[in-house]
């Protein structure tokens, strides 16, 4: 020299930040809803009992000293908040004098006015009360005099006073939640006097004095809630609600306090005390989002720690301009209104793809493609508002003002600044259908349907309810809503007339108090008269805005926004009005009641008397039982019962009159008399003059039953005990027996205390009993009779009324009062209270639970409920089964299978009218996969299938060989046909499930006599009438009545068959006459009568007589007929029942299986067997076996066949074979009967299983597994237990005969005919069935539907020793801040007295008191 730096000083910024002191604000504004049922809050009015900063207006001032003190400074404590000590210093800060326009107060005194106290104009005297100044500018005055102020003058302050106007404050009248299981509360409590205290009245508070003061019109106490304007909903009256914008109020971390201020007892000030969170250096401090954002936390949920003071409002200021998270904006969220879009037009091969399918198609669908277009919205690009006009400066011009120009004020013109949102809205271009649709729902309410999948599962559901094969659950596809939203859930109203003022009930559905008397209260007859509270009408005030309504504007539209008008139904004031209610007078009788004369009566209460019965006791007579029951038996009884008679005693009850008579309020009341007594009712007349109805609470009465005491106890009789009954019988029956039933005294106080029906009054058709009156009349004249009338009680009964049933003594039709109802249970329970001695009674909930509880009817059905009827139902007979063998079914068991169905009647000799193989479907094994059958492509062969024959094999099947070599058409080539072989894929097949997904078909109730329609008419319907009565009848069969007249299905009858006759036909069938003929024979000729055949008629209708009934229907008996009352049989089976049987006849939805759950072949099962059933056969013998003689049907069958004769065989049966395609031939001599004869009562000459053996016959085959013959064998069985079957006449019983099914196999089944009974009095009872009635809690309809205890786990709830919170108080310690208060201590600049020193007045601090948060101690309460 540079560079970084540091002190100080000076200027500047800039008199700016910053701090101080004064003023003013901060009680606005913004938050939230904890308290608070209150004058909080909404309304209307008072304040003559009140305040009110800033603002306006107006009349007057702003005059004259003082003493401080903050900031600063310096020192000092403290961690820190933060403080002390000394100095200095200002003011619109702070104290004192002046003056009094006036204000206050007192004393005299006028006016005025007023709802009471009073208010309010004045006058006169006294006494007391005020102030601050700043800025700016100018010289007219005044002062120096120079241009400045102590002087003017403007503007903002500052006093004081009267006004206003804003805003407060205090009273009041109405309104404004719920509990009465909250009934009694209050001592400053109610009110006076004095006094203090407030802005002001006032128990606000004190002291004193007297006892009030609220309440059932709900006080008091608990529990909940900020309160409107409005919002949602309702047609509205109303219910609910109180978020957002207005207005009020009340809070500010919990609880007290006052300060300051016009105003706070003050959200972002102060104190103190609690909880809490945070800072300490432990000594102490510091805090308050329910402002605006944000954070945690909780919760199912709720947003940016944003831009700006540009607008609107606020404080402050002269002003500029500060400060405002009030606000203006934007951000977030479909939370919620509104508006827009996601495209528009064309487009049918109705594309593809998706979804159903009847496989044909339908449907998504003009949807899409595709082709013309647009351009809201979106994106990009430019442009781009309105919200702004004041203030304020800068000029112009007018006024006012002054002493004047000025400044300033005032009024009116130009210019000039100022946008958070936001480069937003909007506007213009360009792109380019391009980026933009979802949620619910589809059984029914409620718009919209298939499909898979699933199979009381998974799941839906708002209600019914759905899901065991689903339109309801989940997916798909369609479809229907609604749309940038849709759906859930919550919540409020509405429907809900379901709390009902508009606008609900109580006889049984919930619901009349057990009756009365009676208090408040409600309601209350007739006439005048006042009056004006209700009432109505006129006016005024009010009833903030906003909001909702109209009618208009303004953003494109709309929401929004604005204007206007109307509305707010309400409250005050006020004016008229006087019908009706009310009140006051006055007045009238008919409401009620007195008073006289009758009546009738189980009305009550006390006392007296009486017979009959009962026991029991005493004595007499007399025996062996009695008594009790369906039967007994306990029980009494030879110590003498029961029976009987006499005498006595106790008790209780009152036969007979007796009666839907009578009387009471009701509960109740019964022998007779007599005392007391209370109510009624009838008759006439007088009185009083609405005195009247009801009646919350209160009050008395009130059956049985029980309770206290004391008596009585005859008979009855709870517990109780003993006998029967019964599985048991803690019941019914029976024998006994205490309470107790009676009286006295007292208590309970409840009943299906009922007519399941509160009370008064009044109207609204009748007929009939009966009970008390009364009057007329008429008869006897003593009881009657007939009509009216009054007041009871019954029975029908039109209208009305009701859900019906029913109701007139209203449950009709008004009017009054009072008491209850508001699903069903839980529960008339628990808890509280209260009343009882006590049992127990009033009163009286809630958790939790259901989806229904109930009420009259209907129609079933069912009843150990009623009448009537019928059936081999019983009951008289007759024969069986059940007991043996054995055959056939079945279980059930075993098997490799014993194939499947059928299972109470109404399955079990069923399906099967016939399992060796087959059938067969089951089981072993072996085989075949487009298949054993269909039908469709493609390629191939004209052969190939077929015939025969060999070979492997159990056979299916393989493989060989012979023999045959199609038809049509064309000329040929070929084509077509037709068979077969390969091949792939459609598909074939399935006795595999589902009969509870079906058709069809069958059983059974049952040949039972019933079921149903139409139109009518009841009946709100459901439904009833017809069809239900009387009579008859197999029969809803007919007849008669009858609101019901018709009809259909069924009933009968029409058909078939039988019985008698006639016609007609006479061949295979028949022979009386003639005739031939034969051992005999209709064999022949004929015949055409008779039998027969089979065709037609005919005949039977209750037709005729008698009787009965109803002159009927009918029914009994007769005649006459073969045949009498549907002659016998037989087909014919109504609506419908039984999820009744068959998917194995047979079709069939669905599901299942596809080299197998198909198919094909061998063998075996279906034929087992310890057992159990059912159904039949022989049989147990002499009404019978056996042996011989001997006689009479019928209906049927027949060529894949019946088979005669002959012959063989002991027979089964076998050789040959006539004749039959059938009234011809054959099956085919029936048998039992009937005649002889033998057997003689036995396990047999009864029985006829089992086994041996030997055969026959059908089949490919008889062993598992046929039948049949012979000879041998001879089991069980000697008429069958409970128990159960069929049958009423040519029937049972009994004898035998033939078919059916395609080898054979029958005790089964369908049919034939021969012989041929007995009984049935009758409907009590059994089973079943029709019809009417009743009674039902059943409707899957009695095999129904139900109680109730128990295990075990859950859920709610009550009790409950103990344990813990909470809450609102009572006493009674202890007191914090603070107000007042006293104070003698301490200590202070202003005033005043004094020179001072000090003192005075006054304040401050400390102490002391009152009061009192908070806290602690005690006993109680009340809720968890």
């Nucleotide at each position: 020299g540079u560079c970084c730096g540091c002190a100080a000083g000076u200027a500047u910024u800039a008199g700016u930040a910053a701090a101080g002191c004064a003023g003013c604000g901060a009680a606005c504004g913004g938050g939230u809803g904890a308290g608070u049922a209150a004058c909080a809050c909404g309304u209307a009015a008072g304040u003559a009992a009140c305040c009110u900063g800033c603002c306006u207006u107006u009349a007057a001032a702003u005059u004259u000293g003082g003493a401080a003190u903050a900031a600063c400074c310096a020192c000092g404590a403290g961690a820190a908040a933060u403080c002390g000590u000394g100095g200095c210093u200002a003011a619109u800060a702070c104290c004192g004098g002046a003056u009094g326009u006036g204000g206050u107060c007192c004393u005299u005194u006028g006016g005025u006015c007023g709802c009471a106290u009073g208010a309010u104009c004045g006058a006169a005297g006294g006494a007391u009360u005020a102030a601050a100044g700043a800025u700016g500018a100018c010289c007219u005055c005044u002062a120096c005099u120079u241009g400045u102020a102590c002087g003017u003058c403007a503007u903002c302050g500052u006093u004081u006073a009267a006004a206003g106007a804003u805003g407060g404050a205090c009273u009041u009248g109405c309104g404004c939640a719920c509990c009465a299981u909250u009934a009694g509360c209050u001592a400053g409590u109610u009110g006076g006097u004095a006094g203090g205290g407030u802005a002001a009245c006032g128990g606000c508070c004190u002291a004193c004095c007297a006892a009030g003061g609220c309440u059932u019109u709900g006080a008091u106490g608990g529990u909940u809630a900020g309160c409107c304007g409005g919002c949602c909903u309702g047609a509205g009256a109303g219910g609910g609600u109180g978020u957002a914008c207005g207005g009020c109020c009340a809070c500010a971390u919990u609880g007290g306090g006052a300060c300051u201020g016009a105003g706070a007892u003050a959200c972002g000030g102060c104190c103190c005390a609690g909880a809490c969170u945070c800072c300490u250096a432990c000594g102490g401090g510091a805090g308050g989002c329910a402002g605006c954002a944000g954070u945690a936390g909780g919760g199912a949920a709720u947003u940016u720690u944003u831009c700006g003071c540009a607008a609107u409002g606020g404080a402050c200021g002269a002003a500029a301009g500060u400060c405002u998270g009030a606000c203006g904006g934007a951000g977030c969220a479909a939370c919620g209104c509104c508006g827009c879009g996601u495209g528009a037009g064309u487009g049918a091969u109705g594309a593809a793809g998706g979804u159903c399918u009847u496989c044909g198609g339908a449907u998504u669908g003009u949807a899409a493609a595709a082709c013309u277009c647009u351009g809201u919205u979106g994106a990009g690009u430019g442009g781009g508002a309105a919200g702004a006009a004041u203030a304020g400066c800068c000029u112009g011009a007018g006024g006012a003002g002054u002493a004047a120009u000025a400044u300033g004020c005032u009024u009116u013109g130009g210019g000039u600044a100022u946008g958070a949102c936001g480069g937003u809205a909007c506007c213009a271009c360009u792109c380019g259908a391009g980026g933009a649709a979802g949620c619910c729902c589809c059984g029914g309410c409620u718009a919209a349907c298939u499909a898979c999948g699933u199979g009381c599962c998974a799941g839906c559901a708002g209600c019914c309810g759905c899901g065991g094969u689903a339109u309801a659950c989940g997916u798909a596809g369609g479809g229907g809503g609604c749309a940038a939203g849709c759906g859930u859930u919550g919540u409020u109203c509405g429907g809900a007339a379901u709390c009902a003022c508009u606008g609900g009930g109580u006889g049984u559905a919930a619901a009349g108090g057990g009756a009365g008397c009676g208090u408040a209260g409600g309601c209350g007859a007739g006439a005048a008269g006042g009056u004006a509270a209700g009432u109505u009408a006129g006016a005024a005030g009010u009833a903030u805005a906003a909001u909702a309504u109209a009618u208009g504007g303004g953003c494109u539209u709309a929401a929004c926004c604005c204007a206007u008008a109307g509305c707010c139904u309400g409250c005050u004031u006020u004016u008229a009005a006087a019908a009706c209610u009310g009140c006051c007078u006055u007045u009238u009788u008919u409401g009620a009641g007195u008073a006289u004369g009758g009546g009738a009566g189980a009305g009550g209460a006390a006392g007296a008397u009486g017979g009959a019965a009962u026991u029991c006791c005493a004595g007499g007579u007399g025996u062996a039982g009695c008594g009790g029951u369906g039967g007994a038996a306990u029980g009494c009884g030879u110590a003498g019962a029961u029976a009987u008679c006499u005498g006595g005693a106790a008790g209780a009850a009152c036969a007979c009159c007796a009666g839907u008579u009578g009387c009471g309020a009701a509960g109740g009341c019964g022998a007779u008399c007599u005392u007391c007594u209370g109510g009624c009712c009838c008759a006439a007349u007088a009185c009083u003059g609405a005195c009247g109805c009801u009646g919350a609470g209160g009050c008395u009465c009130g059956a049985a039953a029980g309770c206290u005491a004391g008596g009585g106890g005859a008979g009855c009789a709870a517990a109780c005990a003993g006998g029967a009954u019964u599985a048991g019988a803690u019941g019914c029956c029976c024998u006994g027996g205490u309470a107790g039933u009676c009286c006295u005294a007292g208590c309970c106080u409840u009943a299906a205390a009922c007519g399941a029906u509160g009370g008064a009054c009044a109207c609204u058709a009748g007929a009939u009993g009966u009970u008390g009156g009364a009057a007329a009349g008429g008869g006897u004249u003593u009881u009657c009779c007939u009509u009216u009338u009054c007041a009871g009680u019954g029975u029908c009964g039109g209208a009305g009324c009701u859900a019906a049933c029913g109701c007139u003594u209203a449950a009709g039709u008004g009017u009054c009062c009072c008491a209850c109802c508001u699903g069903g249970g839980g529960a008339g329970u628990a808890c509280g209270c209260u009343c009882g001695c006590a049992a127990g009674g009033g009163u009286g909930a809630a958790a939790c639970u259901c989806a229904a509880a109930g009420g009259a009817a209907u129609u079933g059905a069912c009843g150990g409920g009623g009448g009537c009827c019928c059936g081999c139902a019983c009951a008289a007979g007759c024969g069986g089964u059940g007991g043996a063998g054995c055959a056939u079914g079945u279980g059930c068991u075993u098997u490799a299978a014993u194939u499947c169905g059928a299972u109470g009647c109404a399955a079990c000799g069923c399906g099967a009218a016939g399992a060796a193989c087959c059938u067969u479907a089951c089981c072993u094994g072996g085989g075949u996969u487009u298949g054993a059958c269909a039908u469709g492509g493609g390629a191939g062969u004209g052969a190939a299938a077929g015939u025969u024959u060999c070979c492997a094999g159990a056979g299916a099947u393989g493989g060989a060989a012979a023999c045959c070599u199609u038809u049509c058409c064309g000329c040929a080539a070929g084509g077509a046909a037709c068979a077969c072989u390969c091949u792939a894929c459609a598909c074939a097949g399935g006795u595999g499930c589902u009969g509870c997904a079906u058709g069809g078909u069958u059983g059974u109730c049952g040949u039972c006599a019933g079921c149903u329609c139409g139109u009518g008419u009841c009946g709100u319907g459901a439904g009833a009438u017809g069809u239900u009565g009387g009579g008859u009848u197999a029969a809803g069969u007919c007849c008669c009545g009858c609101a019901a007249c018709g009809a259909g299905c069924g009933c009968a009858a029409c058909c078939c068959u039988u019985g008698u006759c006639c016609u007609u036909a006479g061949u295979u069938g028949c022979c009386a006459u003639c005739a031939g003929g034969u051992c005999a024979a209709g064999c022949u000729g004929g015949g055409a009568a008779c039998u027969c055949u089979a065709a037609g008629g005919a005949g039977a209708c209750u037709g005729c007589c008698u009787a009965g009934u109803a002159u009927a229907a009918c029914u009994a008996g007769g005649a006459g007929g073969a045949a009498g009352g549907u002659g016998g049989g037989g087909a014919u089976g109504a609506c419908g029942u039984c999820a009744a049987a068959u998917c194995a006849u047979c079709a069939u939805g669905g599901c299942c299986c596809u080299u197998a759950c198909a198919u094909c072949c061998a063998g075996g099962g279906c034929g087992a067997g310890a057992c159990a059933c059912g159904u039949g056969c022989u049989a147990c013998a002499a009404u019978g076996g056996c042996c011989g003689g001997u006689a009479c049907a019928g209906a049927g069958g027949g060529c894949u066949g019946c088979u005669a004769a002959a012959c063989c065989g002991u027979g089964a049966g076998g050789u040959u074979g006539a004749g039959c395609u059938a009234a011809u031939c054959c099956c085919c001599c029936a048998a039992a009967a009937c005649c002889g004869g033998u057997c003689u009562c036995a396990g047999u000459u009864c029985g006829g299983a089992u086994u041996g053996g030997a055969g026959u016959c059908u089949g490919c085959a008889a062993u598992u597994c046929g039948a049949c013959u012979c000879c041998a064998u001879g089991a069980a069985g000697c008429u069958g237990g409970a128990a159960u079957c069929g049958c009423u006449a040519g029937u049972a019983a009994u004898c035998g005969c033939g078919g059916a099914a395609a080898a054979g196999u029958a005790c089964g089944c369908c049919g034939c005919g021969g012989u041929g009974a007995a009984u049935a009095c009758g409907u009590u009872c059994c089973c079943g069935g029709g019809c009417c009635u009743u009674g039902u809690a059943c409707a899957c309809a009695c095999c129904g539907c139900c109680c109730g205890u128990c295990a075990a786990g859950c859920c709610a709830u009550g009790a409950a020793a103990g344990a813990u919170g909470g809450c609102a108080g009572u006493a009674c310690c202890c007191a914090a801040a603070g107000c007042c208060g006293u104070u003698a201590c301490u200590u202070c600049a202003a005033c005043c007295c004094g020179c001072a020193a000090g003192g005075g007045a006054g304040g401050a601090g400390g102490a002391c008191g009152u009061c009192u948060a908070a806290g602690g101690u005690a006993a109680a309460g009340c809720c968890g």
Molecule: small-subunit ribosomal RNA
Organism: metagenome